The part of an RNA shown here (small-subunit ribosomal RNA, 5' domain) has 474 nucleotides and comes from Etlingera elatior. The RNAcentral record of the full RNA draws on SILVA. Taxonomically the source falls in Etlingera (Eukaryota, Embryophyta, Spermatophyta, commelinids). Its mean pLDDT, the model's own confidence on a scale to 100, is 81. Its Rfam family is "Bacterial small subunit ribosomal RNA".
[in-house]
Context: one part of a larger RNA
RNA sequence: GGAUGAACGCUAGUAGCAUUCUUAACACAUGCAAGUCAGACGGGAAGUGGUGUUUCCAGUGGUGGACGAGUGAGUAAUGCAUAAGAACCUGCCCUCGAGAGGGGAACAACAACUGGAAACAGUUGCUAAUACCCCGUAGGCUGAGGAGUAAAAGGAGGAAUCUGCCCGAGGGGCUCGCAUCUGAUUAGCUAAUUGGUGAGGCAAUAACUUACCAAGGCAAUGAUCAGUAGCUGGUCCGAGAGGAUGAUCAACCACAUUGGGACUGAGACACGACCCAAACUCCUACGGGAGGCAACAGUGGGGAAUUUUCCGCAAUGGGCGAAAGCUUGGCAGAGUAAUGCCACGUGGAGGUAGAAGGCCCACAGGUCGUGAACUUCUUUUCUUGGAGAAGAAGCAAUGAUGGUAUCUAAGGAAUAAGCAUUGACUAACUCUGUGCCAACAGUCGCAGUAAGACAGAGGAUGCAAGCGUUAUUC
Numbered sequence: 001g002g003a004u005g006a007a008c009g010c011u012a013g014u015a016g017c018a019u020u021c022u023u024a025a026c027a028c029a030u031g032c033a034a035g036u037c038a039g040a041c042g043g044g045a046a047g048u049g050g051u052g053u054u055u056c057c058a059g060u061g062g063u064g065g066a067c068g069a070g071u072g073a074g075u076a077a078u079g080c081a082u083a084a085g086a087a088c089c090u091g092c093c094c095u096c097g098a099g100a101g102g103g104g105a106a107c108a109a110c111a112a113c114u115g116g117a118a119a120c121a122g123u124u125g126c127u128a129a130u131a132c133c134c135c136g137u138a139g140g141c142u143g144a145g146g147a148g149u150a151a152a153a154g155g156a157g158g159a160a161u162c163u164g165c166c167c168g169a170g171g172g173g174c175u176c177g178c179a180u181c182u183g184a185u186u187a188g189c190u191a192a193u194u195g196g197u198g199a200g201g202c203a204a205u206a207a208c209u210u211a212c213c214a215a216g217g218c219a220a221u222g223a224u225c226a227g228u229a230g231c232u233g234g235u236c237c238g239a240g241a242g243g244a245u246g247a248u249c250a251a252c253c254a255c256a257u258u259g260g261g262a263c264u265g266a267g268a269c270a271c272g273a274c275c276c277a278a279a280c281u282c283c284u285a286c287g288g289g290a291g292g293c294a295a296c297a298g299u300g301g302g303g304a305a306u307u308u309u310c311c312g313c314a315a316u317g318g319g320c321g322a323a324a325g326c327u328u329g330g331c332a333g334a335g336u337a338a339u340g341c342c343a344c345g346u347g348g349a350g351g352u353a354g355a356a357g358g359c360c361c362a363c364a365g366g367u368c369g370u371g372a373a374c375u376u377c378u379u380u381u382c383u384u385g386g387a388g389a390a391g392a393a394g395c396a397a398u399g400a401u402g403g404u405a406u407c408u409a410a411g412g413a414a415u416a417a418g419c420a421u422u423g424a425c426u427a428a429c430u431c432u433g434u435g436c437c438a439a440c441a442g443u444c445g446c447a448g449u450a451a452g453a454c455a456g457a458g459g460a461u462g463c464a465a466g467c468g469u470u471a472u473u474c
Base pairs, nucleotide, nucleotide: 001474002473003472004471006470007469008468009467010466013344014343016341017340018339019337021302026300027299028298030297031296035063036062037061040060041059043057044056045055046054070255071254072253079180082177084175085174088172089171090170093168098163099162100161101135102134103133104132110125111124112123113122114121115120140149141148142147181227182226183225188218189217190216193215194214195213196212197211198210199209200208230252232250233249234245235244236243237242257278258277259276260275261274280291281290282289283288308334310333312331316330317328318327319326320325347377348376349375350374357368358367359366360365382411383410384409385408386407387406391401418463419462420461421460422459423444424443425442429458430457431456432455433454440445
């Protein structure tokens, strides 16, 4: 000198854009963040004078909830980055081709009854389906072959849906080379440990698991142990080499109060699902139950320190749906904060009696200083009034933002300057007070009666809606 997710002190006019718990992965009141489909199904209700039509709803069923959003605790390699590989899976989407035949039994809802404080649960009876089962069929699968085995679904309607197979796209699982912080005041580590054969298991390879056999495997090119840490694209500094760092944005990984487990499913061992255990909080009729903000706001706490319990689904993206549409604290926006970057302003021109006043003084004067007053001009900004968007694609309609941006008229210099420094480094000096005191200080140092270094005043210098200090880093 540069930089920062900064903080603190003094000060503060406007606009745009960006950013905003770095600490306690501490505990959380309240609201909301994942629904949708009646064109799969039986039923109930509303409405209508009636038919027909319409609307809403608990339940069965489908699909989504494995995405999106958050956090960085763990992890020094089951991770990440890069370059390869073979023994795999893949809902929705896409290409080609084939098919959708016949039958059956239930379970919710509902009704009746019962238990319980509640959460909820039980018994009996009835019923539908794109829910479930059987038979038939099959260019699939298994098998050397004979052979064995495996599917479907209708509804609206007149062009979609479903099932099997093949290819693809996108996504995911697995293996391997190289690279990836510190410590030797950590030198030996390992017994499923390393390899082989058989078996099991998985979507798939594999000690992944197991029976038998062998005794291997890693390590001074640092194993093991300990400490620290999410990794990368990037970011900051630097001419570069390189050093530091990993907020926002993007990719990957890991986690969801702590630990463990599986179920469903194309996909999870699942943040707003389930089961068990633990800690904590709450309800209770003491028998038993309920909960999980590292989603968005918000609260307490911790801290030097970080915002609104806002608006809208108008755009964009996601989910469901044939669609209309519904939903979405993703997102789009507004609000708070000089936290940062950038832009603009706080007036322009003229104006010496060099006024008053302050300060200095050799008492002549000098300086603040054309600065002010005064004359004239302008209106960025400000106040008031009028008009008023784009962003909307897709015939029309549809804008949260927002009466915002912008345009226009009127008014009046009106509403707007501070902070630090002034001994040297380092740009900028005098007076008064103090008297090794009080103080200052980044380093050298300064102050003991004329202090250019303390305090005040006047002047000056630097930067400027900021300025200085502190912290960290190059």